[in-house]
Molecule: small-subunit ribosomal RNA
Organism: uncultured bacterium
RNA sequence: GCGUGCCUAAUACAUGCAAGUCGAACGGGGAGUUCGCAAGGGCUUCCAGUGGCGAACGGGUGAGUAACGCGUGGGCGACCUGCCCCAAAGCGGGGGAUAACAGCUCGAAAGGGCUGCUAAUACCCCAUGAGGUCCCGCUGGUUAGAGGCGGCGGGACGAAAGGCGCAAGCCGCUUUGGGAGGGGCCUGCGUCCCAUCAGCUAGUUGGUCGGGUAACGGCUGACCAAGGCGAUGACGGGUAGGGGACCUGAGAGGGUGAUCCCCCACACUGGCACUGAAACACGGGCCAGACACCUACGGGUGGCAGCAGUAGGGAAUAUUGCACAAUGGGCGCAAGCCUGAUGCAGCAACGCCGCGUGCGCGACGAAGGCCUUCGGGUCGUAAAGCGCUUUUCGGGGAGAUGAGUACGGACAGUAUCCCCGGAAGAAGGAUCGGCUAACUACGUGCCAGCAGCCGCGGUAAAACGUAGGAUCCGAGCGUUAUCCGAAUUCACUGGGCGUAAAGCGCAUGCAGGCGGCCGCACAAGUUGGAUGUGAAAUCUCCCGGCUCAACUGGGAGGGGACGUUCAAAACUGUGCGGCUCGAGGGCGGUAGAGGAAGGUAGAAUUCCCGGUGUAGUGGUGAAAUGCGUAGAUAUCGGGAGGAAUACCCGUGGCGAAGGCGACCUUCUGGACCGUUUCUGACGCUCAGAUGCGAAAGCUAGGGGAGCGAACGGGAUUAGAAGCCCCGGUAGUCCUAGCCGUAAACGAUGUCGACUGGGCGUGGGGUGGGGUAAAAGCCAUCCGUGCCGAUAGCUAACGCGUGAAGUCUACCGCCUGGGGACUACGGCCGCAAGGUUAAAACUCAAAGGAAUUGACGGGGGCCCGCACAAGCAGCGGAGCGUGUGGUUUAAUUCGAUGCUACACGAAGAACCUUACCCGGGUUUGACAUGCCAGUGGUAGUUGUGGUGAAAGCCCAACGACCCUUCGGGGAGCUGGCACAGGUGCUGCAUGGCUGUCGUCAGCUCGUGUCGUGAGAUGUCCGGUUAAGUCCGGUAACGAGCGCAACCCCUGCCCGAUGUUACAGGUGUCAUCGGGGACUGCCCGUAGCAAGCGGGAGGAAGGUGGGGAUGACGUCAAGUCAGCAUGGCCUUUAUGUCCGGGGCUACACACACGCUACAAUGGCCGGUACAAUGGGUUGCAAAACCGCGAGGUGGAGCCAAUCCCCAAAGCCGGUCUCAGUUCGGAUUGCAGGCUGCAACUCGCCUGCAUGAAGCCGGAGUUGCUAGUAACCGCGCGUCAGCCAUAGUGCGGUGAAUACGUUCCCGGGCCUUGUACACACCGCCCGUCACGUCAUGGGAGCUGGUAACACCUGAAGCCGGUGUCUGAACCGCAAGGACAGAGCCGUCGAAGGUGGGA
Repeated sequence: GCGUGCCUAAUACAUGCAAGUCGAACGGGGAGUUCGCAAGGGCUUCCAGUGGCGAACGGGUGAGUAACGCGUGGGCGACCUGCCCCAAAGCGGGGGAUAACAGCUCGAAAGGGCUGCUAAUACCCCAUGAGGUCCCGCUGGUUAGAGGCGGCGGGACGAAAGGCGCAAGCCGCUUUGGGAGGGGCCUGCGUCCCAUCAGCUAGUUGGUCGGGUAACGGCUGACCAAGGCGAUGACGGGUAGGGGACCUGAGAGGGUGAUCCCCCACACUGGCACUGAAACACGGGCCAGACACCUACGGGUGGCAGCAGUAGGGAAUAUUGCACAAUGGGCGCAAGCCUGAUGCAGCAACGCCGCGUGCGCGACGAAGGCCUUCGGGUCGUAAAGCGCUUUUCGGGGAGAUGAGUACGGACAGUAUCCCCGGAAGAAGGAUCGGCUAACUACGUGCCAGCAGCCGCGGUAAAACGUAGGAUCCGAGCGUUAUCCGAAUUCACUGGGCGUAAAGCGCAUGCAGGCGGCCGCACAAGUUGGAUGUGAAAUCUCCCGGCUCAACUGGGAGGGGACGUUCAAAACUGUGCGGCUCGAGGGCGGUAGAGGAAGGUAGAAUUCCCGGUGUAGUGGUGAAAUGCGUAGAUAUCGGGAGGAAUACCCGUGGCGAAGGCGACCUUCUGGACCGUUUCUGACGCUCAGAUGCGAAAGCUAGGGGAGCGAACGGGAUUAGAAGCCCCGGUAGUCCUAGCCGUAAACGAUGUCGACUGGGCGUGGGGUGGGGUAAAAGCCAUCCGUGCCGAUAGCUAACGCGUGAAGUCUACCGCCUGGGGACUACGGCCGCAAGGUUAAAACUCAAAGGAAUUGACGGGGGCCCGCACAAGCAGCGGAGCGUGUGGUUUAAUUCGAUGCUACACGAAGAACCUUACCCGGGUUUGACAUGCCAGUGGUAGUUGUGGUGAAAGCCCAACGACCCUUCGGGGAGCUGGCACAGGUGCUGCAUGGCUGUCGUCAGCUCGUGUCGUGAGAUGUCCGGUUAAGUCCGGUAACGAGCGCAACCCCUGCCCGAUGUUACAGGUGUCAUCGGGGACUGCCCGUAGCAAGCGGGAGGAAGGUGGGGAUGACGUCAAGUCAGCAUGGCCUUUAUGUCCGGGGCUACACACACGCUACAAUGGCCGGUACAAUGGGUUGCAAAACCGCGAGGUGGAGCCAAUCCCCAAAGCCGGUCUCAGUUCGGAUUGCAGGCUGCAACUCGCCUGCAUGAAGCCGGAGUUGCUAGUAACCGCGCGUCAGCCAUAGUGCGGUGAAUACGUUCCCGGGCCUUGUACACACCGCCCGUCACGUCAUGGGAGCUGGUAACACCUGAAGCCGGUGUCUGAACCGCAAGGACAGAGCCGUCGAAGGUGGGA
């Protein structure tokens, strides 16, 4: 700038305005003026009234309406039309009133009443009648038909008004015809949701007559008939004004119906008519009702869904503005008046469009902010600064078009133009985890918060909050609500139904849909041309006007629909004629558990009777209940009764499905094969409908052997409402009738056509072939199976001529999971229940197929001291040590199933030490840097004082290096940076370690397969200790693992031999080699790998042992070994010191030691090792001591010296006992280490002598030089609580059938709803609270009808006592009209039962 602006309460409204005008229709009144003496007249102007026109337009709203309401196309031969236009004719005579006004009067008011006067273009009568209307007669063409249109003749009826003007004339008036525009009615087609609304209808459908209307019509009344509508959805319910159009979309569609235009409906709610050309009338009337207001209480008044405005409601929507200047409308001859229509202005970023908030230069880049790896980066040319411009803005000036021949502009001093001024007055919002464009820091710590979906937040948050930065838009930006798209996610375009949601359980079949071959005709569908309509605006294109654009003007196009007409004849359709291949029939055959009824048979179970016979039987995993001495079971004979039909029996047959199984008879349905027979499209499918329909169940009556829900008992079990056992009622069976379901499954609707095959099987005929005859075989038709391709389809699995392939026809069904195979309602049922079938609420999924793992009280194969077979233990005792717990000032911390618990500890009296108490100290016990100071300083020694010590005070002695001689360094003191922390986080980490597991696995490249995850390789058959090797193989190779390479050891050889050995040697030591490879033989094997046996050999199939630990798992362990991010602490969580604690003790567990004794204890004698260690060390001899130990010191830096065995063997003793076992505990006396053994060390001697007599459930180790038993050494270490740990040698076994089971593991396979992966997942009840929905004795409101009662206004009808100027009549009176009264209808109200 241009538009738009109560979507809610069609809720209620104060106030003002929105429809008046005409004096040229009429009488009168007021005012002014003029003439006149006055009476009176003229002129101007205003006013109410009579009269005319308008008020039915314009403006508002969307309540109602699912309707001929709207849209579109037709029709009226069934209609109307004031004002306007054209044409024709006419306008003569007369009459009576009445408002205003005046007087009286009622009322508070609103408003009346009575009497009297008066005019007209008001009203009435008569005349005339071109034309008109009606009646009668004749008649023309049109039409399906005539009440239509037209002609002729006759009869009857019915008109009028004047005004202005000097005049001409103009404006009117009456009748008629035509026109234009407007309207009324009818009609084809189109026009929302619910079928859990399926039947509706009495003026209803039609007719006749009357009434009514402008007009057709049940529009209305009476009478007659019984019709009319409906699955192509009547009736009912819900919702809704309709259209042009608008939004969206590629389109088809979907959604909407603001502004503008057309139509409709409404005007407080409901009803009614009047007037009029037109109304049932927004700003008219009457009545009823609700509401509000006034009142003198008697009675009145009102209707903003007109423009403003108010209250209310609401998330929410504007001024009680200006003007009739323009456009348009009403009235008027006109001037003009009126006009909240309209033109403008105001308010609102509500929408669209345009413009600005500056532009250029300006740093290796200010300050400041933020981040930082501390180097820097970034905001950022951004700012400052310099230069420039002035759109807009502010001031001043000029100033429109819109306005026409002239006067007259609300907008408006506006748009626009000129001058001046100055970067001056003008930027925000959201977002930054992915989708989605944009990242860091701090704070917070599952808190606070975010969130459209997925999801973020539990101490390192790009997701919360803040900041910096960035991204996207920009006078806007986000949010919310809503619509379309995305969504081929209702699929017309353009989807599906084996397993994801989805084929009705099956059939028959009406309506409907679809339909074989040939010919002719028609032209309904169809196709093309022409033409009419499809309002304008909108949309698209072109051109133009506002500076551009939005906006707007002009032109063109489109508007897939409908009407008329012409044409075509392929296809569909219709009619006619024909055909035989679809379909059906005939004839001749065939198979069959097809169906129904009747009858018959044998086996078996049970029961009954009898015989034999005796103690059990039965049942189970094992038992028991049960049955049995009243004689069971078993067995034999006889009998009864019911049900079912072994073998045949077969992915065999039949049937539509459910289903059907002994045999015979009767009745009966269907199928198949063959046929040169007949009919001639008779067909396919099928909503609704109808029938059939397993089992269970129900009703009635039978029947009842066996079986067997419920029920009883016995077991099992924690329990056992189960599984198992013993019984057992309904039922199972029959007849009749219900029920109508199922995993009624091929989870695959029916019919038809087409598209490689292979192998079976059932039925049939014919031909070939073959045979003695057959059969197997080939071809062919029907059925029933399996496998499958260079097909094809499929998400995959799979299907694959009986399709899930390629097509046709028709039906059914699906649209996320739960709620819900549910509720309510309907229908069915005796019931049980069936059928049809939602919503609220809730979830972010539910689901299919396949993949890899993991798991399984799944399967197969195979390992391991895993079990088994053995040996020795543990678990009981005492003691040692560790842990839990408890205690405590502290009992420092960590480790916690296996894989923590003699673990970190290879050595806690102080120290260690991290803990506690107390005392000190603060640049510090320790490092680095800087500044300043310092000469008797640093330091040493020691005395003294104080103190528990640390420390503090003091005394004596007393320095160093470099030097350019100034000084510097070191030291010390003071200060500043900083040090320090065994404080936290092993879930922020590195490193290291444990475990699965020394298990045989884990992967890759290329190729191939699969849409893909992925598979293959790595599988299969063998074999191995082994993914070890061999063979097969869409795989071929490779890597990390296995093995080997390394070390020790066993045999041999060589070299060297000190300190070994007496020499010499070489037991021995050191070094280096050799040897073993399934190499040889036999057997076995696929003649492969290998396995079994044998020979030789010290050793044999990895000789024994060690080192060596794949990809990974456990957020395994460790911040306390070390390192390290972050956090915390800084006169303390640092540091030093004394003392204490880590050593506590009702208990519990773990690892051990010593034992319980005679395979032993004790005593005496006696024999044999190896590994190792040793100078602050090992220490000999000798001597002392009962002993620990002491004295002593040779020798040894070590094959040299030192430390060095025990079990064993020999002899003796003990004699089964709490002991000559066992040694705990305690007392006394000693020794050693150490500053120091009280808390809290070890050792010795004497004395004391506890528990314990072989250990419950359970549990550990070990397969050979092993277990077991025996001692010795070493590390740590002053000493030692070591019985631990780690090594060494001595003596030296038993057993392994085997792999069912326990534990762990490997490979293949299978199932899976598991994937933090079975320590998984997950179901139901119960308790408490919340929400939603159903039922519920009932309670309450609303809506639309119905029945009856009362019945306003009003139209119509009736009546004629009342009233009345016009006409008739002299009059009385009459005609007519009105009021009154009566009646039909009738809104509202009342009552009532239902919905």